[in-house]
Formats: sequence, C1' cells, structure tokens
RNA sequence: GCAGUGGGCCAGACGAUCGCCGCGCCGUAGCCUCGCCAUAGCCUUCGGGCGAAGGCAGGCGAAGGCGGGGAGGAAAGUCCGAACUCCGCAGGGCAGUGCGCCGGGUAACGCCCGGUCGGGGCAACUCGAAGGAAAGUGGCACAGAAAACACACAGCCGAUGUCGGUGAAAACCGGCAGGCAAUGGUGAAAAGGUGCGGUAAGAGCGCACCGCGCCGGUGGCAACAUCGGUGGCAGGCAAAACCCCGCACGGAGCAAGGCCAAAUAGGGAGACACGGAGCUCGGCGUGGGGAACCACGUCGGGCACCAGGGGAUGGUCCGUCCCUCGUUUCCGGGUAGGCCGCUUGAUCCCGUCAGUGAUGGCGGGGCUAGAGGAAUGAUUGUCGUCGUGCCGGAGCUCGCCGACGUCCCGCCGAAGUCCAUAGGGCGGAGGCGGACGGGAGCGAGUGAAGGCGCGGAACAGAAUUCGGCUUACGACCCGCUGCGGCG
Repeated sequence: GCAGUGGGCCAGACGAUCGCCGCGCCGUAGCCUCGCCAUAGCCUUCGGGCGAAGGCAGGCGAAGGCGGGGAGGAAAGUCCGAACUCCGCAGGGCAGUGCGCCGGGUAACGCCCGGUCGGGGCAACUCGAAGGAAAGUGGCACAGAAAACACACAGCCGAUGUCGGUGAAAACCGGCAGGCAAUGGUGAAAAGGUGCGGUAAGAGCGCACCGCGCCGGUGGCAACAUCGGUGGCAGGCAAAACCCCGCACGGAGCAAGGCCAAAUAGGGAGACACGGAGCUCGGCGUGGGGAACCACGUCGGGCACCAGGGGAUGGUCCGUCCCUCGUUUCCGGGUAGGCCGCUUGAUCCCGUCAGUGAUGGCGGGGCUAGAGGAAUGAUUGUCGUCGUGCCGGAGCUCGCCGACGUCCCGCCGAAGUCCAUAGGGCGGAGGCGGACGGGAGCGAGUGAAGGCGCGGAACAGAAUUCGGCUUACGACCCGCUGCGGCG
C1' cells in the first nucleotide's frame, strides 16, 4: 500500500434573523365574587337598611411581553422478556405454544458472557434451532437394478454340483444351477475407509492403522477431551414431517385502569296537577274447560270519539287545524368534557473494588420532552470535517558532474648520495593511473505541511416505562490477520 477482520466513539460546533409546542411569571381587553365601599334612587319603627352607575380588593385571563425547556442510536419493526393495571384462578390433568450442548450473568428472556463440539476461512475471525432417527408412523423429486426387510443393470467367477462335447486317463471346452458385490454406471445421498493377506471370484473373511459402539483409567464443576482395553461392526438423510423426552407458560393491554362530571334522552323517589264512555293488543293472577279457548280482575301500550283547557290562523266571533301532556325537586348510572396514571428509574455519568468476561458491590455527582394524532423547524455567517481542482514545495529516490581526502610491493621519476664510473644502485620531491569515500551544484520522478476555490453531509421522528434482538444509515478512531514493496 492492497484485501480482510474485530471493536470503540460521534450523530457537527458557535452565532444572527424568522418561526413551532409545552411550562413559569407579568398582565391589556374581558369575566367572576351570597366580596368591601358607595353615588343616584327606593324603603324606614328615623336608629338605619337595600342598592343601578362607579371605585377598591381578590381570583381567572384571549392578545401581548419576559424567562426557561423541547427526540434517537436506532425514537423504527412490534419479534422476544419484564414492570405496572384490570379480569380470572382450590388443586390436578388434557390440549396448545415456545424453548432444547455445558457453566455463568440478569428482575426476566428465545438476550448476554466464557467454554465444548461441529461447519466455513490460509489467517485474524466467524456461523450453528447443537436432545432423540436403536419407541412408533410416514417421506426421500429426477436418475438409477436398488432410496432401506437392501438390491443386482453392466460385470466378475463358475472352485462345487450337473448336462453336453473331446480324450485311454488326467484334463480341457461350452452351457446350466449357483456364488460375488471388488469394478463400472445413476444420484444430494448406495450399508465403514486405506493397505496387505486371502479367494474360483470376492467380501471385516483375516490382520494393521483410522472410524464406530461398549467398558474402564486420567483431567475438567460440566459439556467434553485424552489414554488403555474390547467387539468385526449396530449404523443412510430428514425431527424447521408427525412424534417421543425434558423444561417453561392464565388472559388482556395505558384505548390498561382510577377520579370528577354537563346538556339532552331514559331510570328511581317525592310534591303538585290529572274528566267520561269505548274498541283493540300484550303480560300477570284467579276461575271454568279434555283441549283450543272463554270469563273476571289488574298493569302497560295503541286507536279514534265526546266534554273541558291551551295554542295557531284572524281586527273579533263562528269555523278550521294542532296539543292535552305533564310541571317541579332530589337521587343514581352512563356519555361529551376534564384530571390522574405520566415519567426519579431493574436510571444516567465519573471513580474505585471483585471478576477472563457478561455483570455486580461501594463512593460521589446529575435530572434529561411528557402531548392531544402529536411541537422540536427554515434561511444564513464563521469554524470544523470529508471529497475534488489549482498553487505550493519540505523530505525521499534515481541519474550526471565531481573540489577534496585515503589507499596501492601500480607506472614514470627531480635534488642528493654511493659504486667496480659508456653504466648501475640507493633515494624519494612531484606527476600519471586505478580503487574507495564524498561537500556543493544540475536534471528527472514522487510528493508532506500549508494556502485558495468548488461541492457534499446519511438513516430517521418520542406517545405508559424498561431490558434485548432485528432492520435502516453517515463520518471518524483503534487493535488484529493475509499478501506485496522498501529499510
């Protein structure tokens, strides 16, 4: 750097302008008070009393003003578990539903933590509805011979038995009866796997290892792991098919539930008011009748008539039409409406202790919407953040040049000196070459900090309250794993 994996944290900040919904305070208009004072007025037993208007006090209070508060990590799905409330409930069973490895956490859970086993991944890590298929019933598409009492399509064998042939015989050839499940083929799945032996061919038929079952030892609280022995070996898949086993479970939900309580209608009680004679229907009682039913009494409803009363029409009378019921007081239930339930709670934050952890104990601190179909917003400025473009150039890498330094039994070699003096030796200033290091500089690549501009910012909306799960979704940070590159 790329790819992955696990976790944490935030849900932009601060203003400006305009709004939305509760709450508190002030308070205009207005309203209320058997309130107080009191003008006009009225009454009077002349003491006084009542009392419009008006004033005062207190209360409420549209509009308005001021102050303060106002969503989430998922408020969502309503899938689990609870609190709370009402109803039900002697006890037990059936039915039904849910859950199902072990240990722990919790108020509880189907949640969480730590393990075990199994699956996936190279790994970090992750997934699991993880009792029983040897209690019973049923199922397993297509393909295939066969899908569960195993079977035999291709195929292998044909030792044994038998038939036929050849042959003197041994034996050989062909067929049948029969044997086999190793090989091929089908399928998601075919009754242990690999190897050796064995055999007519084969086969747990025998043996070794692995697997499986049973028994025992050791470790672990346990799930389980591991070791040893033993049995040639039961057993396909599916229980998110029915089912069996074990455990748990009464129902409804804040529209729970409680309190206050109009208007109208209806119920009950009291007071007042309440003419007559009929028809009819129903209930009840008594009597008669075998029954259908009939008679009488009583209560309630309906129909129309007469009389009285009231109203409408109308100037009035007649006439016509309508009503004839109730009126009033009290009580009780329900409705509208209002209030409570309602937000201080298995609460949140910090620290510390115990614990691997979930979590719990202790100490300190903080109150953070309560609402009803339901408010919490819009515009804009600055900053932050992310993306992108331009500027910017630190640093790094590569290449070129390379002053200078060090080194070399490298080559040349001055002065000086020595000898056996045409010559040679010693000597080493200096020069050349090579190797290594290397300041400054030049070029190329990459490109940090920083600056400027443009753009983006998700999912979503409390409704009694918690604990979970699931789903939706933006940015940032950290750990770990694999691969590649550089040092």
The RNA shown here (Bacterial RNase P class A) has 487 nucleotides and comes from an Acidobacteriota bacterium. The coordinates come from a structure-prediction model, not an experiment, and the mean pLDDT is 75. The sequence is in RNAcentral, with records from ENA. Of the family's consensus pairs, 92% are formed in the model. Taxonomically the source falls in Acidobacteriota (Bacteria, Pseudomonadati). Rfam family: Bacterial RNase P class A. By type it is a ribozyme.